[in-house]
Molecule: transfer RNA
Organism: Bacillota bacterium
RNA sequence: GGGGUCAUAGCUCAAAUGGGAGAGCGUCUGUUUUGCACAUAGAAGGUUAUAGGUUCGAGUCCUAUUGGCUCCA
Numbered sequence: 001g002g003g004g005u006c007a008u009a010g011c012u013c014a015a016a017u018g019g020g021a022g023a024g025c026g027u028c029u030g031u032u033u034u035g036c037a038c039a040u041a042g043a044a045g046g047u048u049a050u051a052g053g054u055u056c057g058a059g060u061c062c063u064a065u066u067g068g069c070u071c072c073a
Base pairs, nucleotide, nucleotide: 001072002071003070004069005068006067007066010025011024012023013022019056027043028042029041030040031039049065050064051063052062053061
């Protein structure tokens, strides 16, 4: 320098062919306990890496950029 692949909640990851952004763990609150833990009920938390484009509609398709992993030179 070139090719491939990945980037979604604090962490690990889902989201069939474009149509409601979710789960587990964690955090916070209530109940329970003398108190903690466990259990249980609920809540908060996201510019879907960044910038454009296509589309009535984009996490998903196209382009560029950034970063990680990998292959070739």